[in-house]
RNA sequence: AGGUCCUUAGCUCAGUUGGUAGAGCACCGGUCUCCAAAACCGGGGGUCGAAGGUUCGAGCCCUUCAGGGCCUGCCA
Numbered sequence: 001a002g003g004u005c006c007u008u009a010g011c012u013c014a015g016u017u018g019g020u021a022g023a024g025c026a027c028c029g030g031u032c033u034c035c036a037a038a039a040c041c042g043g044g045g046g047u048c049g050a051a052g053g054u055u056c057g058a059g060c061c062c063u064u065c066a067g068g069g070c071c072u073g074c075c076a
Stems, first nucleotide, its partner, number of pairs: 001072007010025004019056001027043005049065005
């Protein structure tokens, strides 16, 4: 440099044919307990990497950019 895949909650990841953004863990509160842990119940937390485009409507489609993984090539 070229090809390809990935980027969604603090972490790990879902999200079907474009039609209300979710789960587990973590965190906070409660029940229980002498206290804590465990268990159970409840709750908070989102610029869906950035910008633009298509569309009545975009996490999902298109373009550019940024970051990361893999493969190939070049230099040394």
Molecule: transfer RNA
Organism: Myxococcales bacterium